[in-house]
The prediction has a mean pLDDT of 82. This is a predicted structure of a 1488-nucleotide RNA (small-subunit ribosomal RNA) from an uncultured rumen bacterium.
RNA sequence: AGAGUUUGAUCCUGGCUCAGGAUGAACGCUAGCGGCAGGCUUAACACAUGCAAGUCGAGGGGCAGCGUGGAGUAGCAAUACUCUGACGGCGACCGGCGAAAGGGUGAGUAACGCGUGAGCAACAUACCCGGGACUGGGGGAUAGUCGAUGGAAACGUCGCGUAAUACCCCGUAACAACAGGGACCGCAUGAUCCUUGUUUGAGAGAUUUAUCGAUUCCGGAUUGGCUCGCGUGCCAUUAGCUAGUUGGCGGGGUAACGGCCCACCAAGGCGACGAUGGCUAGGGGUUCUGAGAGGAAGGUCCCCCACAUUGGAACUGAGACACGGUCCAGACUCCUACGGGAGGCAGCAGUGAGGAAUAUUGGACAAUGGCCGAGAGGCUGAUCCAGCCAUGCCGCGUGCGGGAGGACGGCCCUAUGGGUUGUAAACCGCUUUUGUCAGGGGGCAAUAAGUCUUACGUGUAAGAUGAUGAGAGUACCUGGCGAAUAAGCAUCGGCUAACUCCGUGCCAGCAGCCGCGGUAAUACGGAGGAUGCAAGCGUUAUCCGGAUUUAUUGGGUUUAAAGGGUGCGUAGGCGGGCUGCUAAGCGUGAGGUGAAAUGCCACGGCUCAACCGUGGAACUGCCUCGCGAACUGGCGGUCUUGAAUGCCCCUGCCGUGGGAGGAAUGUGUGGUGUAGCGGUGAAAUGCAUAGAGAUCACACAGAACACCGAUUGCGAAGGCAUCUCACGAAGGGGUGAUUGACGCUGAGGCACGAAAGCGUGGGGAUCAAACAGGAUUAGAUACCCUGGUAGUCCACGCAGUAAACGAUGAUAACUAACCGCUGGGUUGUAAGAUUCAGUGGCCAAGCGAAAGCGAUAAGUUAUCCACCUGGGGAGUACGACCGCAAGGUUGAAACUCAAAGGAAUUGACGGGGGCCCGCACAAGCGGAGGAACAUGUGGUUUAAUUCGAUGAUACGCGAGGAACCUUACCCGGGCUUGAACGUGAGAUGGAUAUCUAAGAGAUUAGGUAGUUAUUUAUAACGUCUUGCGAGGUGCUGCAUGGUUGUCGUCAGCUCGUGCCGUGAGGUGUCAGGUUAAGUCCUAUAACGAGCGCAACCCUUGUCAUUAGUUACCAGCAUGUGAAGGUGGGGACUCUAAUGAUACUGCCGGCGUAAGCCGCGAGGAAGGGGGGGAUGACGUCAAAUCAGCACGGCCCUUACGUCCGGGGCGACACACGUGCUACAAUGGCCAUUACAGAGGGCAGUUACCUGGUGACAGGAUACGAAUCUCGAAAGGUGGUCUUAGUACGGAUUGGAGUCUGCAACUCGACUCCAUGAAGUUGGAUUCGCUAGUAAUCGCAGAUCAGCCAUGCUGCGGUGAAUACGUUCCCGGGCCUUGGACACACCGCCCGUCAAGCCAUGGGAGUUGGUGGUACCUAAAGAGCGUAACCGCGAGGAGCGUUUAAGGGUAAUGCUAAUAACUGGGGCUAAGUCGUAACAAGGUAGCGUA
Repeated sequence: AGAGUUUGAUCCUGGCUCAGGAUGAACGCUAGCGGCAGGCUUAACACAUGCAAGUCGAGGGGCAGCGUGGAGUAGCAAUACUCUGACGGCGACCGGCGAAAGGGUGAGUAACGCGUGAGCAACAUACCCGGGACUGGGGGAUAGUCGAUGGAAACGUCGCGUAAUACCCCGUAACAACAGGGACCGCAUGAUCCUUGUUUGAGAGAUUUAUCGAUUCCGGAUUGGCUCGCGUGCCAUUAGCUAGUUGGCGGGGUAACGGCCCACCAAGGCGACGAUGGCUAGGGGUUCUGAGAGGAAGGUCCCCCACAUUGGAACUGAGACACGGUCCAGACUCCUACGGGAGGCAGCAGUGAGGAAUAUUGGACAAUGGCCGAGAGGCUGAUCCAGCCAUGCCGCGUGCGGGAGGACGGCCCUAUGGGUUGUAAACCGCUUUUGUCAGGGGGCAAUAAGUCUUACGUGUAAGAUGAUGAGAGUACCUGGCGAAUAAGCAUCGGCUAACUCCGUGCCAGCAGCCGCGGUAAUACGGAGGAUGCAAGCGUUAUCCGGAUUUAUUGGGUUUAAAGGGUGCGUAGGCGGGCUGCUAAGCGUGAGGUGAAAUGCCACGGCUCAACCGUGGAACUGCCUCGCGAACUGGCGGUCUUGAAUGCCCCUGCCGUGGGAGGAAUGUGUGGUGUAGCGGUGAAAUGCAUAGAGAUCACACAGAACACCGAUUGCGAAGGCAUCUCACGAAGGGGUGAUUGACGCUGAGGCACGAAAGCGUGGGGAUCAAACAGGAUUAGAUACCCUGGUAGUCCACGCAGUAAACGAUGAUAACUAACCGCUGGGUUGUAAGAUUCAGUGGCCAAGCGAAAGCGAUAAGUUAUCCACCUGGGGAGUACGACCGCAAGGUUGAAACUCAAAGGAAUUGACGGGGGCCCGCACAAGCGGAGGAACAUGUGGUUUAAUUCGAUGAUACGCGAGGAACCUUACCCGGGCUUGAACGUGAGAUGGAUAUCUAAGAGAUUAGGUAGUUAUUUAUAACGUCUUGCGAGGUGCUGCAUGGUUGUCGUCAGCUCGUGCCGUGAGGUGUCAGGUUAAGUCCUAUAACGAGCGCAACCCUUGUCAUUAGUUACCAGCAUGUGAAGGUGGGGACUCUAAUGAUACUGCCGGCGUAAGCCGCGAGGAAGGGGGGGAUGACGUCAAAUCAGCACGGCCCUUACGUCCGGGGCGACACACGUGCUACAAUGGCCAUUACAGAGGGCAGUUACCUGGUGACAGGAUACGAAUCUCGAAAGGUGGUCUUAGUACGGAUUGGAGUCUGCAACUCGACUCCAUGAAGUUGGAUUCGCUAGUAAUCGCAGAUCAGCCAUGCUGCGGUGAAUACGUUCCCGGGCCUUGGACACACCGCCCGUCAAGCCAUGGGAGUUGGUGGUACCUAAAGAGCGUAACCGCGAGGAGCGUUUAAGGGUAAUGCUAAUAACUGGGGCUAAGUCGUAACAAGGUAGCGUA
């Protein structure tokens, strides 16, 4: 110090989350020791038991108990009992002091409670210290005790007698109060001192005679009381509060001031600088965190406050309204003889309860301190110690060194082996902290009383001596023994250090955020390994940090959340130049205070540290005093530039009221006139023969003002447009006459405020919510049409909101240019120049996340106001205010999500735009879709109908050939090292051919012939046994390789360097031309390059050269019935090799060029000559594990393998691809021509014979430019004549041929017979632009044969049409839009239905709390008082006031709950529609 998370990616805004530190913690796992600290955060809930405040006999009377002494009785005695206050002492009692401290808790309290600083001239202070004075005389009681008596008890009642340092009186004094005089001081009220008079008014003794006390006054110290300034939570959805209230005068009361209380008088006092009310809370020193400023906390320790079961009250006292006191009342608990009583752990332990959770019913007064006491001493759950708890902090240890065959085991892997665990272990040597056993063991202790010495001078100080240890025989030290007694927890996808295997299979589970898991999970669970920390480690909770995410330091508001709709203006804040004074702010110096502890620094003590001690600085604050005077403020003077006023000139759709005008519309009346008008995408509703619409004339009504008109003008905004008049306002310019800072902003407040809306009254032409009808549609409560009411208009009121927008508050100043427009001025003859004010464009700097803004700032500054702090819930609920209502203003929370959002980028997309291409459309030709059949697919069926392919890009596809085989499927029968292959070992002797039997066959059983090389044995080969390797068309194409389809033979896809941009990215690749083309040219912050395009390759078209057999045959020769048949030839065709040719090269036109155009020339071919091969980056998790290969998983007497049979050929049906047709451009018969490319020995076969024919029987040639397989359409002639036919051939019957082990399921072909549908095919749809379509046949692969009408090739004949690019489809480039990025097959809204959650309303119900009124009223206190008591003082009693509590009544606030009800949020695959995002298919949004 940052990181993760919104996106395809980017920048920004913005929230959420993490890493750090901390804790009085808790929970899980684990645990060796010590030191120091800490330990009910919850129920201020209830408490059994013990202890926590006593002490003094040197105040008193006394003496129950104990001890001593004495006396007596009994007894031999020990001893027991009784008496005796004589003594030590002392229960209870009187009296003194203490008990108000210490200890606990945080309920209450938002307060002078606390903190800080002042004040008291308005006060008190026991014990302590210093000083002055005094201590005379007298009196009456009372407790205890004793006697009697009540009661269960607690506790009393009566009587006799009695003491004091208890109580009272008299005298005296200080002193106090009142009245008077004088002096002096203070800021003021006033204080102090001296003095005169009057009145009131103290005491206590003990005793060992040395002291300790008592009284009074003054002073000190300490502690307290009261008052004030400042500071000290949240809510304004709490805005008004207050009658003792505020003040005065006079009293009362108090230690003291004071409405503290009372009588009277006045009417004040507090409050937006937040009164009052509500909620919450003890405050501080400090603690945690933070760089700091801050934020959070207030446990332990210290200070203050408050409280002591709840509420009230006083008494005593120096001090209390009193934790371990009293009285009363309430609740609760306990005792009871039922009549009454007792109690208060928020003291220390402890118990129950609550809770996630917090300890022992311990020891000691040895130390420190407290109370009492003269002291000894007593008491002390304060305190000091110990116990429990890893609760925290700190420290120590669990060993150290050597040791590699890198052992065994575990885990992993590419597995004869390697890696890792790992020098780790074993093993060898060493050490002994800790542990255990034994021994020693300082200090905490100071010195008290007493004694001695010294100093001062009779009781203090210093020194010496001198009893006492709970902890504890602990810390510590020494010795012996022995590696011995001692390691876990969490994590390992990123953030975040650390990786593999197995299991699981969106399951189980994990998770702080993002997110993992659907068969190869480094994210779940286990294992191995690793990482981090370590006697702990993790988790949870909470706080600060990171978060500059409330921003003082240190944020923002055009579009992300955020400028008020606009103005005027109150308070407030801020404010021009010069000058004088002042000193509040400010600066500086000094004084006081800022407790200690804590924190920091230094030094020191425990072996170190934690911890502790000493010292220092610090405590940033507050108060006081002095000095200074720049700035701010205050007071005064002055100025004119800010502001305003006057005068002159000007401007405008500025406002209000009145008058006037024409066009249009509608209506009425009349005329002309006839059949439609109107309306739409197309229609219909509607109007019209009762005369519409059209047209003419006249009349009326209401509303709005065309052209001008604009980037214009005016206004504060809303807004304002015909002309004119009146009134009013504003702004600008000029002048520099007047005032002299009069200014700016502006919380509340007031006013204005579009449209819609509301009220009352008018008005009503047009338009037009609602409504009606007609259309559209699946529906159409819409869009479109015909009507139509509120309203639209006016007047007067209300309402108060808008995307009231420049989404940009007001004011002032400053900061480059250039180009317009409006108004005024100056100057100039003019053009123009210049100045002020306004209104626009484009831009420098700068700013900004960017888009953009840019003197009209979103730049740089200053002042003031308003507003924002993640999205949703929600501008909602509740409350309040306003309103007639509609509603407006103000304005939350629970809950929920990890985003929501801004700007820009690249894509894809649009029922956006522009340009362009393609058999894409159009123009044509021929088809498909209808029929029958073939074939494939779906579906269905089946024992099985094996599997795959499924929009384009599956469907005559894998399959270029399923009768068996193939074959993967089904049924049945067999085999298990297996059907095949390799290899090791052993046995055997063959191999090979063939026969018999059983069987469906596989197979089984048996026989015959036969038997290699070579030397017995061995080798080759076969069979059998056995070992190692098998085998799988089982799964996963979403684990893969390879191959393939498609976009698409579309023109694109990228890179290097440079440049631009914060960046994604852009540029290049865009623009202007051109091209089939990112083809080329020009321009250009780009310059180049790569993969594609093109070319190079094959073929075809022309020519040349070379070479001629099986091809060819012109010339020569020969020859036949005929024939290149033969000799020969190398011309031609042809064959097959090498070359040539075409390049816009030439001409003309256009053009900068590239290039285009021309029936140009030439040429076989002309602008790519035709065809093929060739397929960029990539897309579709496209296809294929069944062609092959391959990871993983699965099967192993079967999911392997062999065999027989069946199936893949099923058939209501649906679809695709084809074939044949429906006929005369034809069918049939006869006759007659012309190809190319291929194939051939288990083959193709001439030729001959037989058969109607398929074919058969002979026979020959050819492994083929030699032999052979072979054309059809066409030509010629004939026939048929429009008919379901002499078209069409399905189907069926019969008879055959061929292949094959075998044609039943299930072959093809032939002949005879039969002769179905079909007469040109709905919506729709396919192919094709030239040797193409159409049409005609031929060949080949596979193959025994063939279901081939398929596929792949070959040639023959051989067209039509293209105006053109509006439209459909696909594609390319540029641009635009957006809420898409799985990318429009996208995204997404609302109702309804289901589940869950929180919440509003709600007839009410139940609690809590506050004040008010009335009734009642305890204790206590104040006041009054004739009867009673007392000589009196006084008391009792009574009355009254106050008053806790109780009751009644209405009411405020608040909480819980509730039938029912409202919306909201969330939830993989529910319903209905399609609202929004593209022009989202009616632009959207806001308001009504």
The RNAcentral record of the sequence draws on ENA and SILVA. Rfam family: Bacterial small subunit ribosomal RNA.